């Protein structure tokens, strides 16, 4: 140093649920909220999956990283 690992300390992130906006709509944005999260960072024409509309049922156009994958990546007991 590396792999795998997750005590302890810093910082971070922010589920449902209400409240406004945006969207046919999945879903998204802003506020309150913490269910958890070491990758709950990024990455949606690299894959695979989940979902929504449309549909000649072939397949389209759309969303989703806190489903799986891929990148980077703090900290350092045992």
């Nucleotide at each position: 140093g590396u792999c795998a690992c997750g005590a302890a300390a810093a910082a971070g992130c922010a589920a449902a649920a209400u409240c406004g906006g945006a969207g046919c709509a999945a879903u998204c944005c802003g506020a309150u909220g913490a269910c958890g999260c070491a990758a709950a960072a990024c990455u949606a024409c690299a894959g695979g999956g989940g979902c929504u509309u449309c549909u000649c049922c072939g397949g389209a156009a759309g969303u989703c990283a806190g489903c799986c994958a891929g990148u980077u990546g703090c900290c350092g007991a045992a």
This is a predicted structure of a 78-nucleotide RNA (c-di-GMP-I riboswitch aptamer). It was read from a public genome assembly, where an Rfam model found it. Its mean pLDDT, the model's own confidence on a scale to 100, is 84.